[in-house]
RNA sequence: UGAGACCUCUUGAUGGCCGCGACCCCACCUUGGUGGGGUUGAGGAACUUCCGGGCUCCGCAGAGCACGAUGGCGGAUAACGUCCGCCCAGGGUGACCUGAGAGAUAGCGCAGCAGAGAAUAGACCGCCUGACCGGCUUUUGCCUGGUCAGGUAAGGGUGAAACGGCGGUGUAAGAGACCACCGGGCCGCUGGUAACAGUCGGCCGCAUGGCAAGCCUCAUCGGGAGCAAGGCCAAGCAGAAGGCACUAAGGGCUGCUCGCCCGAGCCUUCGGGUAGGCUGCUAGAGCCUGGCGGCAACGUCAGGUCGAGAUGGAUGGCCAUCCGUGUGGAAACACACGACAGAACCCGGGGUAGAAGAGGUCUCACCUC
Numbered sequence: 001u002g003a004g005a006c007c008u009c010u011u012g013a014u015g016g017c018c019g020c021g022a023c024c025c026c027a028c029c030u031u032g033g034u035g036g037g038g039u040u041g042a043g044g045a046a047c048u049u050c051c052g053g054g055c056u057c058c059g060c061a062g063a064g065c066a067c068g069a070u071g072g073c074g075g076a077u078a079a080c081g082u083c084c085g086c087c088c089a090g091g092g093u094g095a096c097c098u099g100a101g102a103g104a105u106a107g108c109g110c111a112g113c114a115g116a117g118a119a120u121a122g123a124c125c126g127c128c129u130g131a132c133c134g135g136c137u138u139u140u141g142c143c144u145g146g147u148c149a150g151g152u153a154a155g156g157g158u159g160a161a162a163c164g165g166c167g168g169u170g171u172a173a174g175a176g177a178c179c180a181c182c183g184g185g186c187c188g189c190u191g192g193u194a195a196c197a198g199u200c201g202g203c204c205g206c207a208u209g210g211c212a213a214g215c216c217u218c219a220u221c222g223g224g225a226g227c228a229a230g231g232c233c234a235a236g237c238a239g240a241a242g243g244c245a246c247u248a249a250g251g252g253c254u255g256c257u258c259g260c261c262c263g264a265g266c267c268u269u270c271g272g273g274u275a276g277g278c279u280g281c282u283a284g285a286g287c288c289u290g291g292c293g294g295c296a297a298c299g300u301c302a303g304g305u306c307g308a309g310a311u312g313g314a315u316g317g318c319c320a321u322c323c324g325u326g327u328g329g330a331a332a333c334a335c336a337c338g339a340c341a342g343a344a345c346c347c348g349g350g351g352u353a354g355a356a357g358a359g360g361u362c363u364c365a366c367c368u369c
Base pairs, nucleotide, nucleotide: 001365002364003363004362005361006360007359008358009357010356012322013321014320015319016318017317018316020041021040022039023038024037025036026035027034028033029032043340047351048350050349051348052347053346054345055226056225057224058223062258063257064256065255067222068221069220070219071218072086073085074084075083076082087101088099089098090097091096102217103216107215108214109211110210124156125155126152127151128150129149130148131147132146133145135142136141164182165181167179168178169177183206184204185203186202187201188200189198190197191196230279231278232277233276239270240269241268242267243266244265250262251261252260286305287304288303289302290301291300292299293298323338324337325336326335327334328333
């Protein structure tokens, strides 16, 4: 200098005018408004609602089955399907990236096309042996071709995958049939908390493969509903018919069975009333700075700080100057643009969207000293 990898951060600035929500103060008017002043008013994702938790209510929620989720190991945490560190596998020259990454001798199941054969397989071509027929030859014999019977999984070919690889011994030809090396399995030892690793030792010639985001098995976890939760106040209304129950209907605990509890009302249809206010509600696993512990996620201590609460649902528009980017221009300058998106009980994550910009660490290639 060029090409990359990873981790963070910012989300235009200032002023003026008009307008909206919340709160406070003042003034006016028969309590609710009007007017004036002041303070304050979206995000890194407020999006999605995919996980987890707080909080609230249901009787603080029993047993079994079913169902759902998760799935290398260790740690972090309120918790998690998240994060951090490590292991293994795959990819990359590398920084680094990706992985639902337990179990396939518990059982069942599946494998399109191609291929002879797809699981305890397979003889299509090839190779080899024998018999018969044929050709050549005086015979012995040789040769190629055909038919039949058999041997063979080394070679060809098909496939994502063909029942360890490669070399030799052996053989009619072959074959872990046997041997060396590599690979694999089991046991031990060593290191590590563990996953796991080892140039370690011994045993086993070693057919028994793949798919569990197929059923399944194992382990762990999961009670249900959600701020339209829940609590309080105010206003208003009118009952009728039918069915089932009080000899147990119905309900609580979502699906089934058992168990436990409540229990005098419950269900359907028609008709009537209301659709207002307060609370929950924003000070919290909060944010900022620094110290300490830890590789890190994170924890802890000290100091500082308060940063929205709408409910038909506020947070907007215009102008000026500057900033950034793009285009035009020799320049001065001119014009255009400034993304994605918007709270609704609150947090921790994941995922997705996105115009630009800033910082840091590292890798590879080339050049110079």

RNAcentral holds the sequence, with entries from ENA and Rfam. The RNA shown here (Bacterial RNase P class A) has 369 nucleotides and comes from Bifidobacterium aemilianum. Model confidence (mean pLDDT): 76 of 100. It is recorded under the gene name rnpB.